The prediction has a mean pLDDT of 84.
Predicted 3D model of a 99-nucleotide RNA (SAM riboswitch aptamer (S box leader)) from uncultured Megasphaera sp.
Rfam family: SAM riboswitch aptamer (S box leader). Rfam links the family to the GO term regulation of gene expression.
Of the family's consensus pairs, 94% are formed in the model.
NCBI's taxonomy places the organism under Bacteria, Bacillati, Bacillota, Veillonellaceae, Megasphaera.
The RNAcentral record of the sequence draws on MGnify.
[in-house]
RNA sequence: UCAUCAAGAGCAGCCGAGGGACUGGCCCUAUGACGCUGCGGCAACCUCCGUGGGGAACGGAAUGGUGCCAAUUCCAGCGGGCGUUUGCCCGGCAGAUGA
Numbered sequence: 001u002c003a004u005c006a007a008g009a010g011c012a013g014c015c016g017a018g019g020g021a022c023u024g025g026c027c028c029u030a031u032g033a034c035g036c037u038g039c040g041g042c043a044a045c046c047u048c049c050g051u052g053g054g055g056a057a058c059g060g061a062a063u064g065g066u067g068c069c070a071a072u073u074c075c076a077g078c079g080g081g082c083g084u085u086u087g088c089c090c091g092g093c094a095g096a097u098g099a
Base pairs, nucleotide, nucleotide: 001099002098003097004096005095010039011038012037013036014035018028019027020026022077023076024075025074040069041068042067044066045065046064048060049059050058051057073094078091079090080089081088082087
């Protein structure tokens, strides 16, 4: 900088009090969260294979390189529209992952 983010994915051991990026909510958590380790899984991107005149795009595999495996990126946070009100929709900002 570009692309994507409404789906998908466990079981053990260790550690012990916090954690979910930040703020406000709301959740998870001693029936041990979070983190680390082992094996396992998912399939987001790259890689590989197929379709395609080529490209885009779609499908498949999971060999390889990263990644991921609570909740829509958990929701909102700035702007616009609709609405009697709670709110809903669209676009951003920020964040995460890959190239």